[in-house]
RNA sequence: ACGCGUGUAGCUCAACUGGCAGAGCACCGGCCUCCAAAUCCGACGGUUGAGGGUUCGACUCCUUCCGCGCGUG
Numbered sequence: 001a002c003g004c005g006u007g008u009a010g011c012u013c014a015a016c017u018g019g020c021a022g023a024g025c026a027c028c029g030g031c032c033u034c035c036a037a038a039u040c041c042g043a044c045g046g047u048u049g050a051g052g053g054u055u056c057g058a059c060u061c062c063u064u065c066c067g068c069g070c071g072u073g
Stems, first nucleotide, its partner, number of pairs: 001072007010025004019056001028042003049065005
């Protein structure tokens, strides 16, 4: 340089053929306990890497760029 993959909550990952952005863990509050841990209940947390385009509607499709990984020379 070229090709392929990937980027979503603090972390690991979902989101069907374009139609309300979710789970587990962590953190916080509560229940329980002599105190704690574990269990259970609840709450919080997102400009979906950035810009542009298509569409009534984009995490999803197209495009440019950026980061990371793999491969080719």
A computed fold for a 73-nucleotide RNA from Acidovorax sp. CF316, annotated as transfer RNA. Its Rfam family is "tRNA". By type it is a transfer RNA. Rfam describes the family as follows. Transfer RNA (tRNA) molecules are approximately 80 nucleotides in length. The prediction has a mean pLDDT of 82. Taxonomically the source falls in Acidovorax (Bacteria, Pseudomonadota, Betaproteobacteria, Comamonadaceae).